About this RNA
This is a predicted structure of a 74-nucleotide RNA (transfer RNA) from a Bacilli bacterium. It matches the Rfam family "tRNA". About the family: Transfer RNA (tRNA) molecules are approximately 80 nucleotides in length. Rfam classes the family as a transfer RNA. It was read from a public genome assembly. Model confidence (mean pLDDT): 81 of 100.
RNA sequence: GCCCCAAUAGCGCAACUGGAUAGAGUACUUGACUUCGAAUCAAGUGGUUACAGGUUCGAGUCCUGCUUGGGGCG
Numbered sequence: 001g002c003c004c005c006a007a008u009a010g011c012g013c014a015a016c017u018g019g020a021u022a023g024a025g026u027a028c029u030u031g032a033c034u035u036c037g038a039a040u041c042a043a044g045u046g047g048u049u050a051c052a053g054g055u056u057c058g059a060g061u062c063c064u065g066c067u068u069g070g071g072g073c074g
Stems, first nucleotide, its partner, number of pairs: 001073007010026002013023001019057001028044005051065004
């Protein structure tokens, strides 16, 4: 330098052929339980879908660019 893959909540991930208000786990907060904690149970908070554009009635999903990470070739 060229090619391929990935990027979604604090963290590791899901989201079907482009179509309902982007979800569950974990973490965190509150409550219950407990002598107090842990564990368990219940509820809740948390999202610029890396970033910038484009296509479309509609984009996490398709297209282009860019950034970062991983892999391959030279």